[in-house]
RNA sequence: UCGGAUAAAGGCAAACCUGGGCGAAAGCCAGGGGCGCAAAGCCACGGGUCUACAGCGAACUUCGCCAUGACAGCCGGGUUGCCCAUA
Repeated sequence: UCGGAUAAAGGCAAACCUGGGCGAAAGCCAGGGGCGCAAAGCCACGGGUCUACAGCGAACUUCGCCAUGACAGCCGGGUUGCCCAUA
């Protein structure tokens, strides 16, 4: 450097619940919780997915389009990092 174990010490925290929290929503935050994760640490660079306040169009009170919003636990990429069995 690569690699990842019936290892060791730890770490993170899905669904769900609570909140007179933030947000139009997706989602985020805090507490509980623990499905899982060798980067499930960080970064929106590329792809993808989600939402649609505002805007536009058609309708007649709905539908469609739309990212400048979101997702890093969707994939790729960049970057930092614990341990050392086997190779």
Model confidence (mean pLDDT): 86 of 100. The RNA shown here (c-di-GMP-I-GGC riboswitch aptamer) has 87 nucleotides and comes from Paenibacillus oceani. The model forms 91% of the base pairs in the Rfam consensus.